Predicted 3D model of a 1434-nucleotide RNA (small-subunit ribosomal RNA) from an uncultured bacterium. The coordinates come from a structure-prediction model, not an experiment, and the mean pLDDT is 83. The sequence is in RNAcentral, with records from Greengenes. It matches the Rfam family "Bacterial small subunit ribosomal RNA". Its family is annotated with structural constituent of ribosome and ribosome in the Gene Ontology.
[in-house]
RNA sequence: CAAGUCGUACGCGACAUAUUCCUUCGGGGAUAUGAAGAGUGGCGAAUGGGAGAGUAACGCGUGGGUUAUUUACCUUUUAGUGGGGGACAACACAGAGAAAUUUGUGCUAAUACCGCAUGUGGCGAGCAAUCGCUAAAGAUGGCCUCUGAAUAUGCUAUCGCUAAGAGAUAAGCCUGCGUACUAUUAGUUAGUUGGUGCGGUAAUGGCGACACCAAGGCAAUGAUAGUUAGGCGGCCUUAACGGGUGACCGCCCUCACUGGGAUUGAGAUACGGCCCAGACUCCUACGGGAGGCAGCAGUCGAGAAUAGUCUACAAUGAACGAAAGUUUGAUAGUGCAAUGCCGCGUGGAUGAAGAAGCAUUUCGGCGUGUAAAAUCCUUUUUUAGAUGAGCAAAUAUUGGAAGGCGAACAGCUUUCCAUAAAGAUAUUAGUCUAAGAAUAAGCCUCGGCUAACUCCGUGCCAGCAGCCGCGGUAAUACGGGGGAGGCAAGCGUUGUCCGGAAUCACUAGGCGUAAAGGGCAAGUAGGCGGAAUGGUAAGUUACAUGUUAAAUUUAUAGGCUCAACCUAUACUCAGCAUGUGAUACUGCUUUUCUAGAGUCAGACAGGGGAAAGCGGAAUUUCUGGUGUAGCGGUGGAAUGCGCAGAUAUCAGAAAGAACACUCAUGGCGAAGGCAGUUUUCUGGGUCAUGACUGACGCUCAAUUGCGAAGGUGUGGGUAUCAAACAGGAUUAGAGACCCUGGUAGUCCACACAGUAAACGAUAAUCACUGGGUGUCGGUAGAGAAGAUCUAUCGGUGCCGUAGCUAACGCGUUAAGUGAUUCGCCUGGGGAGUACGUUCGCAAGAAUGAAACUCAAAGGAAUUGACGGGAUCCCGCACAAGCGGUGGAGCAUGUGGUUUAAUUCGAUGCAACGCGAAGAACCUUACCUGGGUUUGACAUGUUAGAGAAUCUUAUAGAGAUAUGGGAGUGCCCUUCGGGGAGCUUUAAUACAGGUGCUGCAUGGCUGUCGUCAGCUCGUGUCGUGAGAUGUUGGGUUAAGUCCCGCAACGAGCGCAACCCCUACCAUUAGUUGCCAAUAUUUAUUUAGGGACUCUAAUGGGACUGCCGAUGUAAAAAAUCGGAGGAAGGUGGGGAUGAUGUCAAGUCAUCAUGGUCCUUAUGUCCAGGGCUACACACGUGCUACAAUGGUCGGUACAACGGGUCGCUAGACAGCGAUGUCAUGCCAAUCCCUUAAAGCCGAUCUCAGUUCGGAUUAGAGUCUGCAACUCGACUCUAUGAAGUUGGAAUCGCUAGUAAUCGCGUGUCAGCAUAACGCGGUGAAUACGUUCCCGGGAUUUGUACACACCGCCCGUCAAGUCAACCGAGUAGAGUGCACCCGAAGAAGGUGAGCCAACCGAAAGGAAGCAGCUUUCGAAGGUGUGCUUUGUGAGGGGG
Repeated sequence: CAAGUCGUACGCGACAUAUUCCUUCGGGGAUAUGAAGAGUGGCGAAUGGGAGAGUAACGCGUGGGUUAUUUACCUUUUAGUGGGGGACAACACAGAGAAAUUUGUGCUAAUACCGCAUGUGGCGAGCAAUCGCUAAAGAUGGCCUCUGAAUAUGCUAUCGCUAAGAGAUAAGCCUGCGUACUAUUAGUUAGUUGGUGCGGUAAUGGCGACACCAAGGCAAUGAUAGUUAGGCGGCCUUAACGGGUGACCGCCCUCACUGGGAUUGAGAUACGGCCCAGACUCCUACGGGAGGCAGCAGUCGAGAAUAGUCUACAAUGAACGAAAGUUUGAUAGUGCAAUGCCGCGUGGAUGAAGAAGCAUUUCGGCGUGUAAAAUCCUUUUUUAGAUGAGCAAAUAUUGGAAGGCGAACAGCUUUCCAUAAAGAUAUUAGUCUAAGAAUAAGCCUCGGCUAACUCCGUGCCAGCAGCCGCGGUAAUACGGGGGAGGCAAGCGUUGUCCGGAAUCACUAGGCGUAAAGGGCAAGUAGGCGGAAUGGUAAGUUACAUGUUAAAUUUAUAGGCUCAACCUAUACUCAGCAUGUGAUACUGCUUUUCUAGAGUCAGACAGGGGAAAGCGGAAUUUCUGGUGUAGCGGUGGAAUGCGCAGAUAUCAGAAAGAACACUCAUGGCGAAGGCAGUUUUCUGGGUCAUGACUGACGCUCAAUUGCGAAGGUGUGGGUAUCAAACAGGAUUAGAGACCCUGGUAGUCCACACAGUAAACGAUAAUCACUGGGUGUCGGUAGAGAAGAUCUAUCGGUGCCGUAGCUAACGCGUUAAGUGAUUCGCCUGGGGAGUACGUUCGCAAGAAUGAAACUCAAAGGAAUUGACGGGAUCCCGCACAAGCGGUGGAGCAUGUGGUUUAAUUCGAUGCAACGCGAAGAACCUUACCUGGGUUUGACAUGUUAGAGAAUCUUAUAGAGAUAUGGGAGUGCCCUUCGGGGAGCUUUAAUACAGGUGCUGCAUGGCUGUCGUCAGCUCGUGUCGUGAGAUGUUGGGUUAAGUCCCGCAACGAGCGCAACCCCUACCAUUAGUUGCCAAUAUUUAUUUAGGGACUCUAAUGGGACUGCCGAUGUAAAAAAUCGGAGGAAGGUGGGGAUGAUGUCAAGUCAUCAUGGUCCUUAUGUCCAGGGCUACACACGUGCUACAAUGGUCGGUACAACGGGUCGCUAGACAGCGAUGUCAUGCCAAUCCCUUAAAGCCGAUCUCAGUUCGGAUUAGAGUCUGCAACUCGACUCUAUGAAGUUGGAAUCGCUAGUAAUCGCGUGUCAGCAUAACGCGGUGAAUACGUUCCCGGGAUUUGUACACACCGCCCGUCAAGUCAACCGAGUAGAGUGCACCCGAAGAAGGUGAGCCAACCGAAAGGAAGCAGCUUUCGAAGGUGUGCUUUGUGAGGGGG
């Protein structure tokens, strides 16, 4: 600031101007005009504008009703508007108060107020005539025949005023239907429900504890209570049905600081009025006062968050006015905010095999990318200037023309023509000119869903994340860079709603096992219901009418350059109401019917139920007899019983409980359940035939009854069995399993309880839809009226078609196809818990959540894996045997410890005499110290020197450093030099790394395992994972083979092919061999090829032959035999499927990444890898007589040898040395094999066993044996007398035992790899241990049992529950107080209009008072929220 306006209702009138009068010249008065200002009066202020607290309601929506109502202004009709009166403001004067405000006296006007008259009309009374009551105001303009002369009267026009009718508009009230959640809210109500009368209202009505009467009203179709919420048109979403929502715009309601109240008025219980109470703020002189932005701006606060204290009444509308006009934060505009929707731009063309930069790289390139630059062009936009439509029309003014009213040429009014002024936005939109690519691109994303990929950094950190999930050193997932994708003046996030979600399923879901059928029945309300007929027309249906506001949505057009936006027209509006028809179906009703249902009559079966009797066997106890030492019990025992006579056995007695066999997928019952036998009472069912009733039916919330076991109460009973309890065992423990006892209970009666895996995990009823085969109860037929067969009705099982099902499975006893009804489900856990309520004596039952938490839980089936599941089979797996290890000493490896270093790797089997087939230096990777830096090693380039090469001195631990000397070659040459190659100096690219990662890798290897398995193609089966084949019957070492089979084939494995060995043949005979012939000391030589042997080629063995076994028949195959050198893969080797173990190895090698680069590279010396309290593995040697020692003596094979093996001779005790010979090997050497055999000795002992350790002396290798080699000799002579628990190898030329050789190697072997000699025992067998294969079964495992997983406890945390209490909020009831106000009473005080001659009266006012009455107070309940020591669970 948002509500004023009217002087054409009224009285004043500051001030100004003009005229005029008076004057004491200071001024004063009067009149006229204009006029501020307040006041009286009228209209408005109840509209417009704001907000959503309350309200679950006739509040809203929709359709009706109002004969139960009002309505100012507006329109229209009729009639009137006469004549009087008294005041009060303003104003003046005098006061009170700080102020707000207010008092007294006096003056005054009206369209203010009050009588009187009239009475069209209205209201009331009356049957009617009629009677009674009842109104008003003037203002302005004009005219002048009369009166009159500032004027008034009169007339007239306009505007008003009064009464009444009608209309329009607006409002009130009533009403059908619709309108959120909770039943853990089930009863509620006392003016409550109705009536009569009265009051009240504009009006109906309990509207009114106003009077009286009646006792009703509402409620499972959800009353009452609680919680939440303004309602609707619409808006968002959806294919639709729906779901959500109620900003903007529009309609209605409600509110105006909180609560209450009336006044005025046509209209209010009044946002910018009043009164009262309360809270708050402000002023105050402390006495009192003022205020209400949920109007427009604005401030503060709260908050994640929301704008200018703008312009204008120019337009539209509103109020007032006769009008001009005034007012209007309504409104029109503009500002701020990308908040939304729409449009436009940020440039266009040309431009490289393609600049730079950046990124990447396999270093070649490639990407950004025609992108840029550059050249040419354009100017939407921008800036500057110019121009510039429309929003403006009406009223009105003036002039003119025509009409109406009128006595009138006034005047007013209607229409037409001409005409002035008025623009907030606005420096508008638009247009033109000029300049110049100039002024203009971001955000998100790039693992999948989901379009878009690379590098670096980081290293389960930092971080991301909608879901799955990503990150632990190569991250397309984090952060950054480059690139890409998407959208674009926006983009992404967050929140909410709908969708997808058929995931509450009306349209349109389910309930055997996934969540879900009530434990069963009876039955009320309710729902549904057989056939025929007539009527009716409620449902249903057709047409018509009214309504369903506008806006919105949709369609078609039109207008802004397009669009958003705006406008027009059309459609739609499911609904409701009314009217007229139709009558198939449903309903109601009438009359019928018999097919559903039931009743009666005849048969039949049955553990159906209740009660009362009876019976035998068994158990236990008791009595008596016989009889003697045990019984009993267990896996084995013990507790227990027994010499006081048990158990056993015989006889007798007692008691209670249960009814063997029959007994059965058999019977009955609604379910629970029911079993000796007899009787009584009683329910239901089935079959057959007839008669009768005539839809009487089906299903069923609520309700009622029944309801196993266990439990509870009272009283009995108690033989057995047996929770609890006791004892004995078992065990780590054993609160259990086992044993001995044993009380409740088990039994009966009467009460309660009301639950179960109360299961067919399958609700009840009806109808329909192929079969086969059993069985129970009837009936009919056939039959010999036997067995049996056929048909049918009612039960009860199995198998299966179609169909259904996620599959498993169901399948006329449906889980199939339809119908009706009830119950129940909506992820897992929390939880069938908490709270509340009901029931119960209790135990407990019924009903039944939430917070919080997880991303799953679950079903069925599949493949594996696993099982202290089952079946079959194999293996030195066990068993049967032989020999060891584990004890000792030593060797060797490992762990640990130590150290400067003890380099590194290997770690159950499958690391540990392993890498290492050989560490004194070297090796060597480690440590200490000393050096070096293009390097010890490779390649390229540039520049220089010198060929190369050889030799030597000094210093030093050496590497190395500093010097000396010799020496020049090859090719070309213009003799200056140049070139190749090599060496070297300097520089630069680079070298180098036994540094890290075997969890980035290749290759190689180990292991299951030389186990018999692992797969594929096509076909078939299954929705699918998958299955089949590959399973089954036999058989095998073998998925080997045979047979069968929805499979048919194939591949990798097995076997075979290869090598060695065992037999034979052929060929070939030197260095090998030697029978015969000669010869020699000697196979020495000649000779021979027969034999051995050598080494090449062949043969041989295949279940081939015979017999038996095998089978439905065969086959495969097995057993035995013959023959044969060899017999059933002859023996051995090589050969290792698909895969498993992130097995091992970056230190063999190779290699990605990463790290070091005067060092983590490289060179050198010395040291270390060899340490030593200890622990383990693998070995050697032993402990002795099957032996040791000594002497004699016999017989191998595989191999190796020239920097080598070495004969022979000599020396030495010996290791070995010296001399010397042969051999590049079937020729020579290593090379005497040893055990064995023949003799001798030792005589059971720490020894003549055993040899460690130690001392001395040596030998050999080697630059070098100190740390740290091997060997020899002499001396020394530890432990050890056969090894605990445990554990290893081996099935035949094997174990055991004996020696020999080789590789590595200068030297070093108890190891490794080979060789031969001697040469056993045992295997009944597959129960058990270990490992493996096959089938099957269970599984909650799939990282696959080293799996998964349960509960307590500890610490921390979260939410909810209980809780002595405590603090609020809401609300019920009772009472107290009682403001304003209204109504009533009173009214002694006061009082202009009317009456009255007056007194006085009538009417009224103040005051007092009664009732109601807000806030407030007291008491007592209920509901709900916060908080709470402590407690129990999640």